Background:
The part of an RNA shown here (small-subunit ribosomal RNA, 5' domain) has 521 nucleotides and comes from an uncultured bacterium. It matches the Rfam family "Bacterial small subunit ribosomal RNA".

[in-house]
Context: one part of a larger RNA
RNA sequence: GAUGAACGCUAGCGACAGGCCUAACACAUGCAAGUCGAGGGGUAACAGGGAGCUUGCUCCGCUGACGACCGGCGCACGGGUGAGUAACACGUAUGCAACCUACCUGUAAGAGGGGAAUAACCCGGAGAAAUUCGGACUAAUACCGCAUAACACCUUUUUCCUGCAUGGGAGAAAGGUUAAACAUUUAUGGCUUACAGAUGGGCAUGCGUAACAUUAGAUAGUUGGUGAGGUAACGGCUCACCAAGUCAACGAUGUUUAGGGGUUCUGAGAGGAAGGUCCCCCACACUGGUACUGAGACACGGACCAGACUCCUACGGGAGGCAGCAGUGAGGAAUAUUGGUCGAUGGGCGAGAGCCUGAACCAGCCAAGUCGCGUGAAGGAAGAAGGUUCUAUGGAUUGUAAACUUCUUUUGUAAGGGAAUAAAAAAGGGUACGUGUACCCUAUUGUAUGUACUUUACGAAUAAGGAUCGGCUAACUCCGUGCCAGCAGCCGCGGUAAUACGGAGGAUCCAAGCGUUAUCC
Numbered sequence: 001g002a003u004g005a006a007c008g009c010u011a012g013c014g015a016c017a018g019g020c021c022u023a024a025c026a027c028a029u030g031c032a033a034g035u036c037g038a039g040g041g042g043u044a045a046c047a048g049g050g051a052g053c054u055u056g057c058u059c060c061g062c063u064g065a066c067g068a069c070c071g072g073c074g075c076a077c078g079g080g081u082g083a084g085u086a087a088c089a090c091g092u093a094u095g096c097a098a099c100c101u102a103c104c105u106g107u108a109a110g111a112g113g114g115g116a117a118u119a120a121c122c123c124g125g126a127g128a129a130a131u132u133c134g135g136a137c138u139a140a141u142a143c144c145g146c147a148u149a150a151c152a153c154c155u156u157u158u159u160c161c162u163g164c165a166u167g168g169g170a171g172a173a174a175g176g177u178u179a180a181a182c183a184u185u186u187a188u189g190g191c192u193u194a195c196a197g198a199u200g201g202g203c204a205u206g207c208g209u210a211a212c213a214u215u216a217g218a219u220a221g222u223u224g225g226u227g228a229g230g231u232a233a234c235g236g237c238u239c240a241c242c243a244a245g246u247c248a249a250c251g252a253u254g255u256u257u258a259g260g261g262g263u264u265c266u267g268a269g270a271g272g273a274a275g276g277u278c279c280c281c282c283a284c285a286c287u288g289g290u291a292c293u294g295a296g297a298c299a300c301g302g303a304c305c306a307g308a309c310u311c312c313u314a315c316g317g318g319a320g321g322c323a324g325c326a327g328u329g330a331g332g333a334a335u336a337u338u339g340g341u342c343g344a345u346g347g348g349c350g351a352g353a354g355c356c357u358g359a360a361c362c363a364g365c366c367a368a369g370u371c372g373c374g375u376g377a378a379g380g381a382a383g384a385a386g387g388u389u390c391u392a393u394g395g396a397u398u399g400u401a402a403a404c405u406u407c408u409u410u411u412g413u414a415a416g417g418g419a420a421u422a423a424a425a426a427a428g429g430g431u432a433c434g435u436g437u438a439c440c441c442u443a444u445u446g447u448a449u450g451u452a453c454u455u456u457a458c459g460a461a462u463a464a465g466g467a468u469c470g471g472c473u474a475a476c477u478c479c480g481u482g483c484c485a486g487c488a489g490c491c492g493c494g495g496u497a498a499u500a501c502g503g504a505g506g507a508u509c510c511a512a513g514c515g516u517u518a519u520c521c
Base pairs, nucleotide, nucleotide: 001520002519003518005517006516007515008514009513012373013372014371015370016369018366019365020331025329026328027327029326030325031324034073035072036071039070040069042066043065046064047063048062049060050059051058052057053056080284081283082282090208091207092206093205094204095203096202099201100200104197105196106195107194108193109192110191112146114144115143122135123134124133125132126131152177153176154175155174156173157172158171159170160169161168162167182189183188210256211255212254217247218246219245222244223243224242225241226240227239228238229237259281260280261279262278263274264273265272266271286307287306288305289304290303309320310319311318312317337363339362340361341360345359346357347356348355349354376407377406378405379404386398387397388396389395390394412458413457414456415455416454417453421448427442428441429440430439431438432437433436465510466509467508468507469506470491471490472489476505477504478503479502480501486493487492
């Protein structure tokens, strides 16, 4: 000098940033991922309309809308944590002639005609519950054939060009295989195939990346080959067979520790230390394992199995996973509210209106940090009183300090005014081009917030402490104590005049903080 700090004493305000470093310990409760009726059959609730009458009920999906259900997209993002990992995990630089990419953009084609089911609803059964079984009915952008079809894919033949190797690219011919879905307010929105782009990923490699040699040998899918399987893709990735290799004092193997980087602290630098907040990457989601779905997961708020733990039970059987946001217990020296809003930014779905969003933006708590402001200003000597002290009729000091006079009102209190953050989108109207775009006008939307800011009134009013004073080290005297009580970072003080202990007066340094402790340079 620094800190995600803690402790002691003290404490007026604001802005900005920060806040479980310990038990990746266990979690009550609420919320954190939905959306689409312009895909579908429909109608549980609400509202409107209609019908019937027995006048307060019944019926009708007819309409606005819409619970549950089928279907689509999303749930792989966003948010959390750092347990594991010494590794192509990360950083940097390359390569893929060995690869994938939903939504988005561009280009080129296409969408013909059929079929069989199933959930919901209804009926019946089992169960304490979670849930589940049977029967019958029905729809779709759900599912399955058929047709058509290539610049896609496969096989064969062939021409040309080209690379660092395996090889790659372009063209031609023949044969074979493969697709689709509609909705409708007629405005549009979707669907299938191919190529290209964009974005995001996967894989490989060079170099860099902690300690210990009181760890010296390690290795059988081990190292390589052939073939096969598998993958989006290369590869012992896996398997069969064959060979006997491969790594290592330039530190293999083992053990310990640890997420990595941008960066941060310190230092003149070289270096040393750290990796909290913010950004990028990785890993994990009660512990271990497994795959399914999907463009993408081996999936935090999905599934299955095993385990530990907790809960419910009618004892037959079931339910759960805060390292999301709040919050609770525990641990600890120690770390906050079971708050508000989707107004802005961003995300998901939707044609849109819109809905959802503990992402985000705000507010609350905490001197835990940095910065700013204030606690008054000017004048004022009888150098007052009081305190302290001395060489004591007197002097020194506290000290322009106070009183007193004049002034100001930051801050405070009270009463008024009062924002920016809103740009767009959608709605209505209009104008251009000309058929979905651009522009203009109008009305509309603000959580924070009656906040920031500002005006007026009042009145010095509401606001100073902490540590130190032997040397290092700025700042000295008196009293008490008497190797006691005590101090102390080091040297060291204290045994009768202690500037070193305790008190007082005075002084010094910082200041809404000041000291102590811990850690790093």